[in-house]
Molecule: transfer RNA
Organism: Actinomycetota bacterium
């Protein structure tokens, strides 16, 4: 130096050919069961999607450029 994938809530991932309010599960907090803890079990909590342009009525999604991982390649 070039390719190739990825980068969404505090953590792990969904969002599949652009369409309502980006979803689950973990965890946070509160309760409810215990003698108490754990487990269950009910409620809360929560990300404008690496950054910055483009296209488009309309972008997590398509296209540019950069920027951070990871593997390959030289």
């Nucleotide at each position: 130096g070039g390719a190739a994938c990825g980068g969404u809530a505090g953590c792990u991932u969904a969002a599949c050919g652009g369409g309502u309010u980006a979803a689950a599960g973990c965890g946070u907090c509160c309760g409810a069961c215990u003698c108490a803890u754990a487990a269950u079990c009910g409620g809360u909590u929560g990300a404008c999607u690496g950054u910055g342009g483009g296209u488009u009525c309309a972008a997590g999604u398509c296209c540019c450029a950069c920027c951070c991982g990871u593997u390959c390649c030289a």